[in-house]
Record summary
A computed fold for an 86-nucleotide RNA from Nitrosomonas sp., annotated as c-di-GMP-I riboswitch aptamer. The coordinates come from a structure-prediction model, not an experiment, and the mean pLDDT is 83. Of the family's consensus pairs, 94% are formed in the model.
RNA sequence: AACUGAAAAAGGGAACCCUUGUGAAAGUGGGGACGAAAAGUUAAUUAUCUAAAGGGCUAACGCUCCAAGAUAGCAUGACUGCCAGA
Numbered sequence: 001a002a003c004u005g006a007a008a009a010a011g012g013g014a015a016c017c018c019u020u021g022u023g024a025a026a027g028u029g030g031g032g033a034c035g036a037a038a039a040g041u042u043a044a045u046u047a048u049c050u051a052a053a054g055g056g057c058u059a060a061c062g063c064u065c066c067a068a069g070a071u072a073g074c075a076u077g078a079c080u081g082c083c084a085g086a
Stems, first nucleotide, its partner, number of pairs: 003085003017031003021028002034073001040079003044076002047071003054065004
């Protein structure tokens, strides 16, 4: 250093739900504490979600395609990490 573990100690993160913040929406900010030993950071890859702008169709209402938007608590990867054991 890799590996195993979370009993203790020290810290950190933050699901459901709420919201007169924000966004076209998905989502996100704030509150909060389900759970997680990487549920730390990262949108690189895949996957999934949304479809404003744009394209196609329609007499019209609308329908449909599409990420440059989003999700790290779907997965793979990259980088980083406390304690204990061995």